This is a predicted structure of a 97-nucleotide RNA (Guanidine-I riboswitch aptamer).
Its mean pLDDT, the model's own confidence on a scale to 100, is 83.
Of the family's consensus pairs, 100% are formed in the model.
Rfam family: Guanidine-I riboswitch aptamer. Gene Ontology term of the family: regulation of gene expression. Rfam's curators write: This family represents a conserved RNA structure found upstream of the ykkC and yxkD genes in Bacillus subtilis and related genes in other bacteria.
RNA sequence: ACAAAAGUUUUCUAGGGUUCCGCAAACAUUUAUUUGGUCUGGACCGAGAGAAAACCCGCAAAAUAUGCGGACACGGAAGGAUAAAAGCCUGGGAGAU
Numbered sequence: 001a002c003a004a005a006a007g008u009u010u011u012c013u014a015g016g017g018u019u020c021c022g023c024a025a026a027c028a029u030u031u032a033u034u035u036g037g038u039c040u041g042g043a044c045c046g047a048g049a050g051a052a053a054a055c056c057c058g059c060a061a062a063a064u065a066u067g068c069g070g071a072c073a074c075g076g077a078a079g080g081a082u083a084a085a086a087g088c089c090u091g092g093g094a095g096a097u
Base pairs, nucleotide, nucleotide: 007055008054009053010052011051012050015045016044020042021041022039023036024035025034026033056070057069058068059067060066072092074095078090079089080088
């Protein structure tokens, strides 16, 4: 200095906030309004460096099926999206080794 399937998706988890619902409070008095995430929650967002699965890729005579393999990965600050925040996105980036 350079390359890589270091691929795509789904369902979850760690984590995350507060649009909506619920909850709590105030006001009000009949169901509204306001405030609160310093409210366990429903729902929501959610990992490159977390989990599982499906597809996919490589090799095996290799089209189908089958088997095996798909390793490793320290990491800011800042900015961005959404109502908002985040292990989300910029980003396996800058940098470090």